[in-house]
Molecule: Bacterial RNase P class A
Organism: Anaerolineales bacterium
């Protein structure tokens, strides 16, 4: 310098004007007005996991159903995170995967004779009916452990040597997964468990439209009960309703509309120290308060700046042509400076929290690895 791998962070800034929501005040209850303060995200998204919280259910045990699955640790918990193990890919950094297929059932496209007991070609035997053979060919993603020998009619772990795998077993290291070093045994016929299943562990149901409180109107119940209301103040008068089939007044419980709460001080945030390889923890120190709408606020316009792209003027550099040696012309370059046009993502809280996954213009930054060159 180039390439590649893995993280961390930001994701427009400032000002003016107009506007929205919440809180506190000014003013005196409310409304209105006004001053000040505060007002989205890394994913607020998908609603896929795990919790808190709330109500309902609940003797105990089992079954069913669902989820998870190498080992150890972290955590409130997890399908998350960290560290380790084994297998696979890569020169490497690094990435991907993870109980059991030797308990049983089921399935395995196409091709192929056969996908787990199968003979198509080939080889061998033959009494010509057939039988033996997984060595060789062919099919396929996958076909009977591999190489060499013995053996045989031809063959074959049928037998033998070495190598590979499995099962059983001993020692050592490790908390463990597992690794290393042995011993015995021919046991050697594949894959799928995100098909059923087996083993181990975990799991009650519904959700903030949870739940709690207040409570118009209408209807209901009870008590009192002969008047009540209008005609602009009073009296008279009059009209309407009503007099036990009860007007009107008061009270009661449930509860609709509606309102308040739940609902923002918490598994809280920032930073330093300490413990830990790390995830993370912390009864340690200091500082902070950080959206709460309810048809749903958090926005718009303009200017300047930042940043990307395109066009272009000037200055500059390189090459080249010409020359009266002062210069002039042509082509290319893109680090300087000015002007014009244009772009700046994905997306948006609704009870809260921890994760995962997915979307994302552009930019900043750290570490590791590989190659080339120079010292």
């Nucleotide at each position: 310098a180039g390439g590649c791998u893995c993280g961390g962070c930001c994701g427009g800034g400032c000002a003016a004007u107009c506007g929205c929501a919440g809180g506190c005040g000014g003013c005196u209850u409310g409304a209105u007005c006004u001053g000040c303060c505060u007002g989205a995200g890394g994913a607020a998204a998908g609603u896929c996991c795990g919790c808190g919280c709330u109500c309902c259910a609940c003797a105990g045990a089992g079954c069913a159903c669902g989820g998870c699955g190498c080992c150890g640790g972290g955590u409130a918990a997890c399908a998350c995170c960290c560290g380790g193990g084994c297998g696979g890919a890569g020169c490497a950094a690094u990435c991907c995967g993870c109980g059991g297929a030797g308990a049983g059932g089921g399935c395995c496209a196409c091709a192929g004779a056969a996908a787990c007991a199968g003979a198509c070609c080939g080889c061998c035997u033959u009494u010509c009916g057939a039988g033996g053979u997984a060595a060789g060919g062919g099919u396929g993603a996958a076909a009977a452990g591999g190489u060499g020998g013995u053996g045989u009619a031809a063959g074959a772990g049928a037998c033998c040597a070495c190598c590979g795998g499995g099962a059983c077993u001993g020692g050592c290291a490790g908390u463990a997964a597992u690794g290393c070093c042995g011993g015995u045994u021919g046991c050697c016929a594949g894959g799928c468990a995100a098909c059923c299943c087996c083993c181990g562990c975990c799991g009650g149901g519904a959700g903030c439209a949870a739940g709690g409180c207040c409570a118009a109107g209408c209807a209901g119940g009870g008590a009192c009960g002969a008047g009540a209301a209008g005609c602009g103040g009073c009296u008279c008068g009059u009209u309407u309703c009503u007099u036990u089939u009860g007007a009107g007044u008061c009270c009661c419980g449930g509860g609709u509309a509606g309102g308040c709460u739940g609902c923002a001080a918490g598994a809280g945030c920032a930073u330093c120290g300490c413990g830990g390889u790390a995830a993370c923890g912390u009864u340690g120190g200091u500082g902070c308060c950080c959206a709460g709408a309810u048809a749903g606020a958090u926005g718009a316009u303009u200017g300047c700046c930042c940043u990307g792209g395109c066009c272009u003027g000037c200055a500059g550099g390189a090459u080249u042509u010409u020359u009266u040696c002062g210069g002039a012309g042509a082509u290319c370059c893109a680090a300087g400076u000015g002007g014009g046009c244009u772009g700046g993502a994905c997306a948006g809280a609704a009870c809260g929290c921890g994760g995962c996954u997915u979307a994302c213009a552009g930019g900043c930054u750290g570490a590791a690895c590989c190659u080339g060159c120079a010292u």